RNAcentral holds the sequence, with entries from Greengenes. A computed fold for a 1482-nucleotide RNA from an uncultured rumen bacterium, annotated as small-subunit ribosomal RNA. Its mean pLDDT, the model's own confidence on a scale to 100, is 82.

[in-house]
RNA sequence: UUGAUCCUGGCUCAGGAUGAACGCUAGCUACAGGCUUAACACAUGCAAGUCGGGGGGCAGCAUGAAGUCAGCUUGCUGACUUUGAUGGCGACCGGCGCACGGGUGAGUAACGCGUAUCCAACCUACCCCUUAGUAGGGCAUAGCCCGUAGAAAUGCGGAUUAAUACCCUAUGUUUUCCGAGGAUGGCAUCUGACUUGGAACAAAGAUUCAUCGCUAAGGGAUGGGGAUGCGUCCGAUUAGCUUGCCGGCGGGGUAACGGCCCACCGGGGCGACGAUCGGUAGGGGUUCUGAGAGGAAGGUCCCCCACACUGGAACUGAGACACGGUCCAGACUCCUACGGGAGGCAGCAGUGAGGAAUAUUGGUCAAUGGGCGAAGGCCUGAACCAGCCAAGUAGCGUGAGGGACGACUGCCCUAUGGGUUGUAAACCUCUUUUGUUUGGGAAUAAAGUGAGGCACGUGUUGCCUUUUUGUAUGUACCUUACGAAUAAGCAUCGGCUAAUUCCGUGCCAGCAGCCGCGGUAAUACGGAAGAUGCGAGCGUUAUCCGGAUUUAUUGGGUUUAAAGGGAGCGUAGGCGGGCCUUUAAGCCAGCGGUCAAAUGUCAUGGCCCAACCUUGGCAUGCCGUUGGAACUGUUGGCCUUGAAUACACACAAGGAAGGUGGAAUUCGUCGUGUAGCGGUGAAAUGCUUAGAUAUGACGAAGAACUCCGAUUGCGAAGGCAGCCUUCUGGGGUGCGAUUGACGCUGAGGCUCGAAAGUGCGGGUAUCGAACAGGAUUAGAUACCCUGGUAGUCCGCACGGUAAACGAUGGAUGCCCGCUGUUUGCCUUUGAGGUAAGCGGCCAAGCGAAAGCAUUAAGCAUCCCACCUGGGGAGUACGCCGGCAACGGUGAAACUCAAAGGAAUUGACGGGGGCCCGCACAAGCGGAGGAACAUGUGGUUUAAUUCGAUGAUACGCGAGGAACCUUACCCGGGCUUGAACUGCAGGAGAACGAUUCAGAGAUGAUGAGGUCCUUCGGGACUCCUGUGGAGGUGCUGCAUGGUUGUCGUCAGCUCGUGCCGUGAGGUGUCGGCUUAAGUGCCAUAACGAGCGCAACCCUUCUCUUCAGUUGCCAUCAGGCUAUGCUGGGCACUCUGGAGACACUGCCACCGUAAGGUGUGAGGAAGGUGGGGAUGACGUCAAAUCAGCACGGCCCUUACGUCCGGGGCUACACACGUGUUACAAUGGCGCGUACAGAGGGCUGGUGUAUGGCAACAUGCAUCGAAUCCUUAAAACGCGUCUCAGUUCGGACCGGGGUCUGCAACCCGACCCCGCGAAGCUGGAUUCGCUAGUAAUCGCGCAUCAGCCAUGGCGCGGUGAAUACGUUCCCGGGCCUUGUACACACCGCCCGUCAAGCCAUGAAAGCCGGGGGCGCCUGAAGUCCGUGACCGCGAGGGUCGGCCUAGGGUGAAACCGGUGAUUGGGGCUAAGUCGUAACAAGGUA
Repeated sequence: UUGAUCCUGGCUCAGGAUGAACGCUAGCUACAGGCUUAACACAUGCAAGUCGGGGGGCAGCAUGAAGUCAGCUUGCUGACUUUGAUGGCGACCGGCGCACGGGUGAGUAACGCGUAUCCAACCUACCCCUUAGUAGGGCAUAGCCCGUAGAAAUGCGGAUUAAUACCCUAUGUUUUCCGAGGAUGGCAUCUGACUUGGAACAAAGAUUCAUCGCUAAGGGAUGGGGAUGCGUCCGAUUAGCUUGCCGGCGGGGUAACGGCCCACCGGGGCGACGAUCGGUAGGGGUUCUGAGAGGAAGGUCCCCCACACUGGAACUGAGACACGGUCCAGACUCCUACGGGAGGCAGCAGUGAGGAAUAUUGGUCAAUGGGCGAAGGCCUGAACCAGCCAAGUAGCGUGAGGGACGACUGCCCUAUGGGUUGUAAACCUCUUUUGUUUGGGAAUAAAGUGAGGCACGUGUUGCCUUUUUGUAUGUACCUUACGAAUAAGCAUCGGCUAAUUCCGUGCCAGCAGCCGCGGUAAUACGGAAGAUGCGAGCGUUAUCCGGAUUUAUUGGGUUUAAAGGGAGCGUAGGCGGGCCUUUAAGCCAGCGGUCAAAUGUCAUGGCCCAACCUUGGCAUGCCGUUGGAACUGUUGGCCUUGAAUACACACAAGGAAGGUGGAAUUCGUCGUGUAGCGGUGAAAUGCUUAGAUAUGACGAAGAACUCCGAUUGCGAAGGCAGCCUUCUGGGGUGCGAUUGACGCUGAGGCUCGAAAGUGCGGGUAUCGAACAGGAUUAGAUACCCUGGUAGUCCGCACGGUAAACGAUGGAUGCCCGCUGUUUGCCUUUGAGGUAAGCGGCCAAGCGAAAGCAUUAAGCAUCCCACCUGGGGAGUACGCCGGCAACGGUGAAACUCAAAGGAAUUGACGGGGGCCCGCACAAGCGGAGGAACAUGUGGUUUAAUUCGAUGAUACGCGAGGAACCUUACCCGGGCUUGAACUGCAGGAGAACGAUUCAGAGAUGAUGAGGUCCUUCGGGACUCCUGUGGAGGUGCUGCAUGGUUGUCGUCAGCUCGUGCCGUGAGGUGUCGGCUUAAGUGCCAUAACGAGCGCAACCCUUCUCUUCAGUUGCCAUCAGGCUAUGCUGGGCACUCUGGAGACACUGCCACCGUAAGGUGUGAGGAAGGUGGGGAUGACGUCAAAUCAGCACGGCCCUUACGUCCGGGGCUACACACGUGUUACAAUGGCGCGUACAGAGGGCUGGUGUAUGGCAACAUGCAUCGAAUCCUUAAAACGCGUCUCAGUUCGGACCGGGGUCUGCAACCCGACCCCGCGAAGCUGGAUUCGCUAGUAAUCGCGCAUCAGCCAUGGCGCGGUGAAUACGUUCCCGGGCCUUGUACACACCGCCCGUCAAGCCAUGAAAGCCGGGGGCGCCUGAAGUCCGUGACCGCGAGGGUCGGCCUAGGGUGAAACCGGUGAUUGGGGCUAAGUCGUAACAAGGUA
């Protein structure tokens, strides 16, 4: 992650940190820090010198002396020359230093580093201590001088000279070596004091006479060298590596050990406890994080190592194989006279380059330290300071107090009341850190030098006095004055996560760490206002740890989420029963050493505090030593319970080989027999008159074993089934005889291992991939059918995988029960006991749940295997195995924020069960065909206004479009407006006949008219200004209200309780029943609510009351006739009140509820019929155009008035209707019976006229009074089956009526004309009784009417329902689910397009490493007759080795590569429908 839940699991965030970088911003101080990249290249300056008290000398400087000259006063000054005489000193010889300090991290996986131990196997300049010495000689050489080569760098030759340079001789305490003797110590080599004999080796001087040096030897200190134990990254897709390689003996070499090197001998050495190879990397103290264990890092500081342009080499020296030395080779740069030369910033600054990115070509040796010197001193880019940088940490400030129930303005919001900014400001009082100004002003200096003095233990002694030395610095700090004066930003505000509103935008622009925002009301974008957080900083990015118990030692898992190897045997390894004993390796304790300093932490102290600094304590590790002995290990002995063996018994589809049996199938032969058989949903292919199928007999072949047979048995697993024999394995029980821990597990290894597959050889009856044909289908390379090869079977061999599953590794022990079964044994024969199996159900416990539960998934121990988000992918590459197929091992780039498990509620299923409905069926009548009416779509149009669109739009809004309506179009007008209203000002009564212009709106004309009043004014009208207006403009997806539909379906919920970790369940389930969640019974539920029902209206029966306009039985009157009249209220009727029906009664069934009955009674019987009434909710269903309303939009127009037009168009399509197609009919004539309504601008009667629509006159009714006649039916007549006497469309003519007006565009009447149509394809609609069908009547709207529509009313009046299999819709229970936008769901693969990373690939390019061969610089070493030298020695030449170079054949790694393979991603492409429901073939 889900609709919700629990879990697994990844992703992401909140914290801390940084040598950081970037964005915005920036007042001060202290401390610390500053090329992470190109170990890239470097201009310039500086970074290592010093000693004249080692020396010869003297270019330059200073002094002295001498000389000359000048100014000149006997003397002074100046100039020049000479003089090493003095101070001193360039260059030179010599000594010491240059191996430190400083830089960098390229290399290095190593005794490199860390830690511990060792060197009896070593060195050590300067320093300290001790002993001894410092004698006598000699030869050169640099410099200087002369000459010479060269552009230069740099040489060459000659002459001459010194030393603390060099050489020879002597002495030899000692030292070293050789020979001899040999104490001691240790016991592996060994050590070798001491004695003795022999051999070899030293020295340097300077001086101011204090001293400083020099030589030999020993000791110390310091520094170094070497060896060893332990620790020290990743990769096994690196498994074998090694020839000086391992050891020995003998040499060489070294300071020293050593194959370090060499000759010989032997054949070893390392490695799954990870050798070798590849990749990466300086190591540590420490730093960051973390509760810790850990993880990550190694910048600054300290220690060690390595390096100094790249590679090699040695020299000198105490020390180097040497950053600022040498030689050689290479690359690069520079100079050049072209012949040759020079150079090495990974020192400090600095430059270029690279980069996101990192500073000044600063000052001083004052302090600390280093080198030299006797010292003064000199040198020191070490160091100390300063400069730049918010780059870090810490501290301070940018003011403090008072000041409004809160001013004004602005901004923003708003319900227009107000809110907010906000005690904020102004204003008053106060303070002065910082800032500017004034003045003062440190510590850091200790010590040493020079001079003087004192003391004693007389010294490189101590003390005192005095003198001198300060870069930073006139800084820190103190102080004076001024004055709130000079100083606040950044990020965020949807959730995580503290903090919200408005405007703009409109899936655009953009945001985003994750989830996700944005498609017209965005708390998520941009701006504003406000708020929140932090604050001289704040955010972003990058990286590390944390959270992450998400690699789990602390501290995880593996039935189903990722994860148990397919199974066994067994090697190494790990682990292991009881008792006694030994030892002390592990273990525990004490003590000791070490764990550098810094860091950390605790405490103290110093800078005003803090950061920072100082002092002291502590710190898991390693080593040694002493002690202990429980546990583990070791030694020895014993035991029997683990394990194994023996004996006895029973057991089984355990295995292997051989034999054998019947049924079935197919085939063959011969009969019988005749037309089909076979097959399917239905068919066809196929077989069959040449005789099939069927049936009988005989025969052949191969394969498999029916029944028994089962939660059965056996086996390690795979697996094993007719029967018999042989061979063989096993577990079990009994017994307690034998051994005496012999055990468990098991990485590698070995073996076994279903089916399919492979090779060879057989066999082949059945079945049957491939294949063929027939069907099905849109297609059907499938499902179905007919055939059929490989295969299926056997032998031998390979292969080695499966959902090889109990999706559950093995072993051992422990922990409640019930029950079935297999095989043993015991038995008191019991439903008994016991052991080993195979099953079921449950307790505790466990588990996310489902579930597991002595056969654990419980509680424990041991060992092995495996897992760490999904996809990519069990793929690629590599390796191993295989004949092949393929198997084993097994990644990454890239991509997603999920993927997943279990359970819940729904929804769905071409799942199941039960039930209902005009749902089907059974019927009746229609629609779909025709013409017309009407609505819609489409098209057309200036406009054909708008809305409604499956069911649930389409005779719907509209219950009435000629104008109006009217919203649309064209044209003409108006702009506070057609209507309403507030305020201010002005004018006037209002109102207006008439006439004129005009299409009208409108404009002009203007006869007339002169309101009320409290005298202020008011009502009304007009004009001007102003605030509102107006809008059928948009948004029904911002809304209210109303409505449709599921559906008048029986459902939808709640409280408490209970169950569950939870979503949730229970109740509401189950049985029966009902129209119904309607009841009854049962029940961890008990109750309740909204629905159902009932209550309401109407209709049906009766009673009662009341009778006018109704009625008329009785009485009277009257008429052509009529309740017409008096009268009456009986009846009908009207309208008030009541009654009646409740399964109440009977019978049967049922526990009950209830059901059944041509039951009774009754007007009506099981809800009597009809209506109103519509639960929780669903469809973002419909309506902003009925109304209301938020937001947006228009304002001389999207408002409003008027004339005309349009909404009525017409190739077409659909819906709903009307009329028909006729004889159950048409026409004509005659005749009968309703109900419910409406009526004064009306309904009409009657009379007259007209064929009629209708007109005119009179009369009646505001209505139970009048209008007011039903039609079908019925009777008679005619028509006689035809496009007709059916049908009436269309058209022509003539009229009537309404209305201002019937042209577009009305209805009606009359005459004439007389179209299509002869019962309607697929399909489809309504209806279960006073229903369908059929017949007429009325009403609303309305001047009239396009009404055949809608809403009502009555008349006549059927048929059918077996039933619930099927279609549709619905309800309940259950089941499956990968659906939840809920099957109109989800979702797979190819193809097509774009992008991305990656594999293969002819090749091409590059890299590091190894090997062979050739060549081979410098240099050490070795050898060397002629040359040089008195000699030491040198030179020459040769050799070994080697850097480098060349060349060759291989291996490895990386890049690139036409083409090619798959993969991933990408709102709306193509083809199908594979999966999820029995997913339609599980």